[in-house]
RNA sequence: AUGGAGUGCUAGGGGUCCAUCUUUUAGAUGGUGAGAAAAACCCUUUGAACCUGAUGCGGGUAAUACCGCCGUAGGGAAUGCAGUCCUCUUAAAAG
Repeated sequence: AUGGAGUGCUAGGGGUCCAUCUUUUAGAUGGUGAGAAAAACCCUUUGAACCUGAUGCGGGUAAUACCGCCGUAGGGAAUGCAGUCCUCUUAAAAG
């Protein structure tokens, strides 16, 4: 240097619902989920992490974006730094 895959650091972004029970400013158990307030998890432009539309539409459930559609929609936080491995170039160093 070509392309690819990890890792670490710093910084930043994000969500936290449903049901039942209880002695109800809360707790326990269960459901989905990575995560349902853990200092944890997920995501940071290669951006469906997450928000808006949305008190939307269809399906399903004990119930809930629980699943799908909407969605090539509109937004959305580093186009950060430093290593590692593979690959490529080279006789090699090295790049």
The RNA shown here (TPP riboswitch aptamer (THI element)) has 95 nucleotides and comes from an uncultured Methylophilaceae bacterium. The prediction has a mean pLDDT of 76.